Annotation:
A computed fold for a 72-nucleotide RNA from a Candidatus Daviesbacteria bacterium, annotated as transfer RNA. The organism belongs to Candidatus Daviesiibacteriota, within Bacteria. Model confidence (mean pLDDT): 81 of 100. Its Rfam family is "tRNA". Rfam classes the family as a transfer RNA. Rfam links the family to the GO term triplet codon-amino acid adaptor activity.
């Protein structure tokens, strides 16, 4: 320099046009002498970033950043 791919809650994934789901972690209660296990419940991400198409986009298009992979 060209071509692809990944970027989604503290970590690690899901969903891939309809207002983001799980697991693990946080916290509160409960349970226990007390820790852990388990139980119930709650908090936390508008999707790398900026537009753009749409009634609506994390899902589509365009730039553009970081990291990886092939190529030159």
């Nucleotide at each position: 320099c060209g071509g692809g791919g990944u970027g989604u809650a503290g970590u690690g994934a899901a969903c891939c046009g309809g207002u983001a789901u799980c697991a693990c972690g946080c916290u509160a209660u409960c349970u226990u002498c007390g820790g852990g296990a388990g139980a119930u419940a709650g908090a936390a991400a508008c999707a790398g970033c900026a537009g753009g198409u749409u009634c609506a986009a994390u899902u589509c298009c365009u730039g553009u950043c970081a990291c990886c992979c092939c190529g030159a």